This is a predicted structure of a 359-nucleotide part of an RNA (small-subunit ribosomal RNA, central domain) from an uncultured prokaryote.
[in-house]
Context: one part of a larger RNA
């Protein structure tokens, strides 16, 4: 390659956008490039292939025969693909009238809490463990009570609740601003799905520049504990956590389960709309998020209309096709997500990605 897999066995790309390519609604007219379908020509011979013959059979073997195919030219068909014309409304996407929401970004503003500091009150201890001990306090701590200051988090509400593509997002108010959903209509009239490359964002930790810096806390010091103890515990502490530009590009970036569409039994929650209703009730409906389950998958556990169901299916049998459609990815362990090489990055490092050898 073919062929089989990717939720836990190796295997879903973190995540979106989106070009090339791939695929593609519904019905009509016409072309006929593919496609079916006749002819003609040619594809040397052997070899394979059928078939028929000769060595007793085979193997071998025949200037027997034939069929398949492939190519090129010509006549034909038009159901399906393709192109072209010119419509259509059930995908799509726009308007109008509402809706909820920690979606984002910027600005300003609170309270509790902590540490600080300053000033009353008060007197001997406080912190701190399993138990201690470093520390801290008669230079007045600790407790408490007024008063200032500063960063950072935003308790209760809080919810298998909500938003977003992911990463993520939680104090209040304004500004600005993305997407979603129900209904009810009007418009465009296939404008679609996917999506190699690009391009984009993208926890934390690190990096660089310049602010901050209360609290915590790698490193790092001292108490303990221990046979040691470079830990686990306890007193302290730097970076760093926080802010503003940039850089990094990686995570068990997990639903370990790639998007989109379409079908296939049901209970029960529960957020948000929309209609009905004899109006806390209760029906119907859409769109999301939880649980159990039916058929069916599945190696099993499980999934199971939010799927990991949709072939025990059709047509057909020397064969071979159809099976929704795109795109990633995987092929024994180890060596190794290492070596070389390229790009990428200020670097730490990232991304591509081997092989000897070994079991």
């Nucleotide at each position: 390659u073919u062929g089989g897999g990717c939720g836990u066995a190796a295997c879903g790309g973190g995540c979106a956008u989106g070009u090339a390519g791939g695929c593609g609604g519904c019905a009509u007219a016409a072309c006929a490039a593919g496609u079916c379908u006749g002819g003609u020509g040619u594809g040397a011979a052997a070899u394979a292939u059928c078939u028929c013959g000769g060595c007793u059979c085979a193997a071998c073997u025949g200037a027997g025969g034939g069929a398949a195919c492939g190519c090129a030219u010509u006549g034909g068909g038009a159901a399906c693909u393709g192109a072209c014309a010119a419509a259509c409304u059930a995908g799509a996407a726009u308007c109008u009238a509402g809706g909820a929401g920690g979606g984002g970004a910027a600005a300003c503003u609170g309270g509790a809490a902590u540490u600080u500091c300053a000033g009353g009150u008060g007197u001997a201890g406080g912190g701190g463990u399993g138990a201690a001990a470093u520390c801290u306090g008669u230079a007045g701590a600790u407790a408490u009570c007024u008063g200032a200051a500063a960063g950072a988090a935003c308790a209760c509400c809080g919810g298998u609740g909500g938003c977003g593509a992911a990463g993520g997002c939680g104090a209040g108010u304004u500004u600005c601003u993305g997407g979603c959903c129900a209904u009810a209509g009007a418009u465009u009239g296939a404008c679609g799905c996917u999506g190699a490359g690009g391009c984009g964002c993208g926890a934390a930790a690190g990096c660089g520049u310049g602010g901050g810096g209360a609290g915590c806390a790698a490193a790092c010091a001292g108490g303990a504990u221990u046979a040691g103890a470079u830990a686990c515990c306890c007193u302290g502490g730097u970076a760093g956590u926080c802010c503003a530009c940039g850089c990094u590009g990686u995570a068990a970036a997990c639903g370990a389960u790639g998007u989109g569409c379409a079908c296939u039994a049901g209970g029960u929650g529960u957020u948000g709309g929309u209609g009905g209703g004899u109006u806390a009730a209760c029906c119907a409906u859409c769109a999301g998020u939880g649980c159990c389950g039916u058929a069916g998958c599945u190696a099993a556990c499980u999934c199971g209309u939010u799927a990991a169901g949709u072939g025990c299916a059709c047509c057909g049998u020397u064969a071979a096709g159809u099976g929704c459609c795109c795109c990633g990815c995987c092929u024994g362990g180890g060596a190794a997500g290492u070596a070389c090489g390229g790009c990428c990055g200020c670097a730490a490092g990232g991304c591509u990605g081997a092989a000897a050898c070994u079991c």
The prediction has a mean pLDDT of 81.